Predicted 3D model of a 266-nucleotide RNA (Bacterial large signal recognition particle RNA) from Rubrobacter sp. The organism belongs to Rubrobacter, within Bacteria. The coordinates come from a structure-prediction model, not an experiment, and the mean pLDDT is 78.

């Protein structure tokens, strides 16, 4: 150096998460990713475990350096909505008072004044309505109501008499209905054409006095309220999302360098 056989190694890795921590299952990324069983729970805890298989000392296994770099995480910045604190602070609307003076009313008499009356209160009157009484109709008593009392009973020699049940008629209290008039009571009732008394701030009406105003739209600014509310700005917390950039972990790829066996035969 060549050939044959075998062995170590390899047949994935990473991020966040889970966990006291680690590895694995599950999620995400990468991508040649052996097969079966186990798991949001497992584990003989530095490693996945158990069983089987492939390849095999190098392009392939291991280590180092440089470059590129998926993706994750953290930060910065930023968007949206939420909450808290601070700060500025409305519009329109509502209420009040003011300025203003359109239109209308007014010498056929304004505002105002006086008087009277009404509206209000008390008492009466009339009416209305309702309730009751009186009145009318009906009904209404085993006996303890009235009348008549068959039969029966009692007294009597008899004539006759006595009390009296049922039945019949009537009636009292009561009950039901009606009710024109009369009568008692009540009332959230009516009475410019009911009476007396009181009161009269306001309003209404009339008469009189008197003689020039009365009313008040639009518009304007002021004060107060709703309200320190809606909203704007600043800052903080937490939520969802984006992200040039920074930090960190980093699969995978490229380049370069190095390392790693055993036996037999030639």
């Nucleotide at each position: 150096c060549c050939g044959c056989g075998c062995u170590a190694a390899g047949c994935g890795g990473g991020g966040a998460g889970c966990u006291g921590g680690c590895g694995a299952u599950g999620c995400c990324c990468u991508g040649u990713a052996c097969c079966u069983g186990c798991g949001a729970u497992c584990g003989c805890c530095u490693a996945g475990c158990a069983g089987g298989g492939c390849c095999g000392a190098a392009u392939c296994c291991c280590c180092c350096g440089c470059c590129u770099g998926a993706g994750g995480c953290g930060g910065u910045c930023u968007g949206c909505g939420u909450u808290c604190g601070g700060u500025g602070g409305a519009a329109g609307c509502c209420g009040g008072a003011g300025c203003g003076g359109a239109a209308g009313c007014g010498u056929u008499g304004a505002u105002g004044g006086u008087u009277u009356g009404g509206u209000c209160c008390c008492g009466g009157g009339c009416a209305a309505u309702c309730c009751g009484g009186c009145c009318c109709c009906g009904u209404g008593a085993a006996c303890c109501g009235u009348g008549u009392c068959a039969g029966a009973a009692c007294c009597g020699a008899g004539a006759g008499g006595u009390g009296g049940c049922a039945g019949c008629a009537c009636u009292a209290a009561g009950c039901g209905g009606g009710u024109a008039a009369c009568u008692g009571g009540a009332u959230g009732u009516g009475c410019u054409u009911u009476c007396g008394g009181g009161g009269u701030a306001g309003c209404c009406a009339a008469a009189c006095c008197g003689g020039a105003g009365c009313c008040g739209a639009a518009g304007c600014g002021c004060c107060g309220g709703a309200a320190g509310u809606u909203c704007g700005c600043c800052g903080g917390g937490g939520g969802c999302g984006g992200u040039c950039c920074c930090g960190u972990c980093g699969a995978a790829g490229g380049c370069g360098g190095g390392g790693u066996g055993c036996g037999c035969g030639g």